[in-house]
Context: one part of a larger RNA
Molecule: small-subunit ribosomal RNA, 3' major domain
Organism: uncultured bacterium
RNA sequence: UGACGGGGGCCCGCACAAGCGGUGGAGCAUGUGGUUUAAUUCGAAGCAACGCGAAGAACCUUACCUGGGCUUGAACUUUACUUGAUAGUUUUAGAGAUAAAGCCUUUUCUUCGGAAACAGGUAGAGAGGUGCUGCAUGGUUGUCGUCAGCUCGUGUCGUGAGAUGUUAGGUUAAGUCCUGCAACGAGCGCAACCCUUGUCAUUAGUUGCCACCAUUAAGUUGGGAACUCUAAUGAGACUGCCGGCGCAAGCCGGAGGAAGGUGGGGAUGACGUCAAAUCAUCAUGGCCCUUAUGUCCAGGGCUACACACGUGCUACAAUGGGUAAUACAAAGGGUUGCAAAGCCGUGAGGUGGAGCUAAUCUCAAAAAAUUAUCCUCAGUUCGGAUUGAAGUCUGCAACUCGACUUCAUGAAGCUGGAAUCGCUAGUAAUCGCGGAUCAGAAUGCCGCGGUGAAUACGUUCUCGGGCCUUGUACA
Numbered sequence: 001u002g003a004c005g006g007g008g009g010c011c012c013g014c015a016c017a018a019g020c021g022g023u024g025g026a027g028c029a030u031g032u033g034g035u036u037u038a039a040u041u042c043g044a045a046g047c048a049a050c051g052c053g054a055a056g057a058a059c060c061u062u063a064c065c066u067g068g069g070c071u072u073g074a075a076c077u078u079u080a081c082u083u084g085a086u087a088g089u090u091u092u093a094g095a096g097a098u099a100a101a102g103c104c105u106u107u108u109c110u111u112c113g114g115a116a117a118c119a120g121g122u123a124g125a126g127a128g129g130u131g132c133u134g135c136a137u138g139g140u141u142g143u144c145g146u147c148a149g150c151u152c153g154u155g156u157c158g159u160g161a162g163a164u165g166u167u168a169g170g171u172u173a174a175g176u177c178c179u180g181c182a183a184c185g186a187g188c189g190c191a192a193c194c195c196u197u198g199u200c201a202u203u204a205g206u207u208g209c210c211a212c213c214a215u216u217a218a219g220u221u222g223g224g225a226a227c228u229c230u231a232a233u234g235a236g237a238c239u240g241c242c243g244g245c246g247c248a249a250g251c252c253g254g255a256g257g258a259a260g261g262u263g264g265g266g267a268u269g270a271c272g273u274c275a276a277a278u279c280a281u282c283a284u285g286g287c288c289c290u291u292a293u294g295u296c297c298a299g300g301g302c303u304a305c306a307c308a309c310g311u312g313c314u315a316c317a318a319u320g321g322g323u324a325a326u327a328c329a330a331a332g333g334g335u336u337g338c339a340a341a342g343c344c345g346u347g348a349g350g351u352g353g354a355g356c357u358a359a360u361c362u363c364a365a366a367a368a369a370u371u372a373u374c375c376u377c378a379g380u381u382c383g384g385a386u387u388g389a390a391g392u393c394u395g396c397a398a399c400u401c402g403a404c405u406u407c408a409u410g411a412a413g414c415u416g417g418a419a420u421c422g423c424u425a426g427u428a429a430u431c432g433c434g435g436a437u438c439a440g441a442a443u444g445c446c447g448c449g450g451u452g453a454a455u456a457c458g459u460u461c462u463c464g465g466g467c468c469u470u471g472u473a474c475a
Stems, first nucleotide, its partner, number of pairs: 001475002003472003007469007015459002019423005026314008034305002042053002064300007077125008088103006107116003128289002131287003137283002139278003142274001144272001149188006155164003168179003194266004199235007209224002213222002238260001241254005316416001320375007332363003337356002342351003382413001387408007429451007
């Protein structure tokens, strides 16, 4: 100087407390461990691995296993020699890779010697490796933590390691600012600048809008430019104003205002810590393989199943379930695409093809909600697992191993032990909608809006963190 203390002081955080809803019990989905297996490819391991890499394993992917093949190789550059076409298509054998045969066809320049490009073969240089080492590395990432810290120059003090500044008294979300001070300044962080949302104005008025005038089944058509909306430019909030407290910084209250003290949300992650993660994104040193640890193909596996754990979904019902009718979104996607009306089917879907490169057409029905009615506390008209049968769609192909539909079947489950998690406002809870990946395949992920709470006395205690101080046989 740090680190540590079941030392002290001050402060903060859904850290506790106050509340609301969960997990832990059930069934299923998904990941992991274990076990099994020819293989169940590999990585991730307290927080910070476990719906994680994977924004999507039937083949492919695919790295694994079994079997069948190849050896200058599937792809790349190049040397020497040699051949002339290559490509396409058909047949045969085969699981295919591939092998054999047939058909068709024959580049450009030329001094006709040949040359160039391309393709095949042989022999080399060399390729290739998702093989090992993340404890050899770059790059990228997690984490403490959006915590308020981490440092430097000069000066001063100290023999020196170092100290000071950065401590103290206030204040702040903040090393934020003020006052004081052997310090005076500065840098990286904080804040601001950026995006979005909340109010208004101006400009613009189609594909969007409809107050007024006509008109219609319908903003449908004239018409309108007010309103909504869209999207560009501006305004607006600064403790600016008033009162109180204070030396000041600032704090408390008030006014005006759409908004008040960082307005809400996002992006933004200091010096560093964990030899943290990644050699399987990529790059790369070293080591290893080279008729195989490379490469091609078919089938299988990654989907196994006495079990254990994590994360979720659906429930256990009446604030509910069923039936009928009626309303109100936002944000997105669409030409290898989205697909309307109509018709067929109980339905998944089929047919059909208008329109749309989209404020125009379409996916598209929002659902909780509201109104009416049935059920009347039951393992039920709750719950939907499992299983049987018949189908639909995608796709060469749904057996291993897809999603969905209809009929039948109708399991566990009556609110969950110890323990444990999330959340402070348009939040929790609840309800549906969209997107990426994607032929098909979400209860996951990323977004969007609808309805919309309770509680916070407070900091004694638990956990994590910051500052000062103290002890130490630790470095």